Predicted 3D model of a 76-nucleotide RNA (c-di-GMP-I riboswitch aptamer) from a soil metagenome.

RNA sequence: GCAAAGCCGCCGAAAGGCGGUGACGCAGAGCUACGGGACUACAGCGACGUUUGUCGCCACGUCCGCCGGGCCGCCA
Numbered sequence: 001g002c003a004a005a006g007c008c009g010c011c012g013a014a015a016g017g018c019g020g021u022g023a024c025g026c027a028g029a030g031c032u033a034c035g036g037g038a039c040u041a042c043a044g045c046g047a048c049g050u051u052u053g054u055c056g057c058c059a060c061g062u063c064c065g066c067c068g069g070g071c072c073g074c075c076a
Base pairs, nucleotide, nucleotide: 001026002025006021007020008019009018010017011016024065030071031070032069034068035067036066037063038062039061044057045056046055047054048053
């Protein structure tokens, strides 16, 4: 210097994000979804149902405070 969980407000279908509060941690906890991984499933597709439902698949969504890569970098 940053700020996990929790709590409050807002956004989002969700995952999650932003702000406040709060400190579990971090010497790159800065940036980047490029590889792997994880999370979610609105829309779409399929099955069943048949009246607007249930289930399954699926990233085009999310996570860099999961690992690796890339980029940039302060003070002593």